The RNA shown here (transfer RNA) has 72 nucleotides and comes from a Candidatus Saccharimonadota bacterium. It matches the Rfam family "tRNA". From the family's description: Transfer RNA (tRNA) molecules are approximately 80 nucleotides in length. Its mean pLDDT, the model's own confidence on a scale to 100, is 82. The source organism's lineage runs through Bacteria, Bacteria candidate phyla and Candidatus Saccharimonadota.
[in-house]
RNA sequence: GGCCCCAUCGUCUAACGGCUAGGACACCAGGUUUUCAUCCUGGCAAUAGGGGUUCGAUUCCCCUUGGGGUCA
Numbered sequence: 001g002g003c004c005c006c007a008u009c010g011u012c013u014a015a016c017g018g019c020u021a022g023g024a025c026a027c028c029a030g031g032u033u034u035u036c037a038u039c040c041u042g043g044c045a046a047u048a049g050g051g052g053u054u055c056g057a058u059u060c061c062c063c064u065u066g067g068g069g070u071c072a
Stems, first nucleotide, its partner, number of pairs: 001071007010025004018055001027043005048064005
């Protein structure tokens, strides 16, 4: 340098173009407990960036950024 794949809450992981973006763990606040742990309830928190297509984009297309693989 060419080609291919990936990028979603703090972490891991879902989401036939119809989203008010779901779940687990973690964290926070209550409850339970003599206390801690466990358990129960609730809460917080995310689509890498920029364009395009579409009535509607996490999803499709293009570019950029970052990561991985492969060929040389």